RNAcentral holds the full RNA, with entries from ENA. The part of an RNA shown here (small-subunit ribosomal RNA, central domain) has 351 nucleotides and comes from an uncultured bacterium.

Context: one part of a larger RNA
RNA sequence: UUGGGCGUAAAGAGCUCGUAGGCGGCCUGUCGCGUCGGCUGUGAAAACUCGGGGCUCAACUCCGAGCUUGCAGUCGAUACGGGCAGGCUAGAGUUCGGCAGGGGAGACUGGAAUUCCUGGUGUAGCGGUGAAAUGCGCAGAUAUCAGGAGGAACACCUGCGGCGAAGGCGGGUUGCUGGGCUGACACUGACGCUGAAGCGCGAAAGCCAGGGGAGCGAACGGGAUUAGAUACCCCGGUAGUCCUGGCCUUAAACGAUGAAUGCUUGGUGUCUGGGGUUAUAAAGUCCCCGGGUGCCGUCGCUAACGCUUUAAGCAUUCCGCCUGGGGAGUACGGUCGCAAGACUGAAACUC
Numbered sequence: 001u002u003g004g005g006c007g008u009a010a011a012g013a014g015c016u017c018g019u020a021g022g023c024g025g026c027c028u029g030u031c032g033c034g035u036c037g038g039c040u041g042u043g044a045a046a047a048c049u050c051g052g053g054g055c056u057c058a059a060c061u062c063c064g065a066g067c068u069u070g071c072a073g074u075c076g077a078u079a080c081g082g083g084c085a086g087g088c089u090a091g092a093g094u095u096c097g098g099c100a101g102g103g104g105a106g107a108c109u110g111g112a113a114u115u116c117c118u119g120g121u122g123u124a125g126c127g128g129u130g131a132a133a134u135g136c137g138c139a140g141a142u143a144u145c146a147g148g149a150g151g152a153a154c155a156c157c158u159g160c161g162g163c164g165a166a167g168g169c170g171g172g173u174u175g176c177u178g179g180g181c182u183g184a185c186a187c188u189g190a191c192g193c194u195g196a197a198g199c200g201c202g203a204a205a206g207c208c209a210g211g212g213g214a215g216c217g218a219a220c221g222g223g224a225u226u227a228g229a230u231a232c233c234c235c236g237g238u239a240g241u242c243c244u245g246g247c248c249u250u251a252a253a254c255g256a257u258g259a260a261u262g263c264u265u266g267g268u269g270u271c272u273g274g275g276g277u278u279a280u281a282a283a284g285u286c287c288c289c290g291g292g293u294g295c296c297g298u299c300g301c302u303a304a305c306g307c308u309u310u311a312a313g314c315a316u317u318c319c320g321c322c323u324g325g326g327g328a329g330u331a332c333g334g335u336c337g338c339a340a341g342a343c344u345g346a347a348a349c350u351c
Base pairs, nucleotide, nucleotide: 003323004322005321006320007305008304012319014201015200017198021194022193023192025088026087027086028085029084030083031082033081034080035077036076037075038074039073040072041071042070048066049065050064051063052062053061054060091191092188093187094186095184096183097182098181099180103177104176106174107173108172109171110154115149116148117147118146119145120144121143125136126135162169163168206247207246208245209244210243211242215241216240220236221235222234223233258318259317260316261315262314263313266296267295268294269293270292271291272290273289274288275287276286278284300307301306324351325350326349333344334343335342336341
């Protein structure tokens, strides 16, 4: 490379946008580039294959044919792919009317709880554990009442519920703002899909500068446990956790399942639109048409487990990735980074 693969065996990039490229709906005309056919020329010889001949055979050798899968010219075909021209509306988008939502960034704001401070009541313990001790407390703790300060997180509602591309998003109010769904079927007329490079987003931890610091709490100190205990348990506690700005760019970033489109029996929940039905004051009942999200399950698929209209089924397009284990996500080089390190990524050797 031809292949065969990627839920769990090696393998889907963490996620979007998007350049080049690849691929691309229906109808008509035209060209004849790809494509297909005929003819001509060329495709050295030798070798090779087949047929025949010559050395007494063979090796060897000679003759003929084939082969030379190709290229060029010319004549023709026009279904399919392509170019050009014209048209269409089923893909895609726009418009108008509705709808749900912890989607995003900002401002303002609320109550409960923890801690601390002040004051009142009150007295000897509190706290903690398997049991204890360290610790706190007569300089008045714990408990309890009142007031105050400050930071962080938002109980119930909360739901195999919702939203978002992913990371993720949850007290309330408010202005700003992204996306989605549905109904109408007015408009554009293939404007589409994917996407190497590339831009951007990206939990937590970590880094830089400036704030903040209630609780929790790496490191660290102490008390226990233990043979030891650099742990698990307990008492403290710094960074951090929070905010603003700037970096880092990783993860079991998981559905361990790339994106898009079409097709293929069903059942049952739930969320959210629309239409109908019945009763009507309304909620509601039942049926149907969509869009999400779960469970069960037929065919089919699968090594099995399992998946099953939200496919891991049947197909098409495009991208990414895999090719025995260890060495190793290491070394070297390069790019990026303040650093930590990230990305790219071998070989010797060994089984």

Rfam family: Bacterial small subunit ribosomal RNA.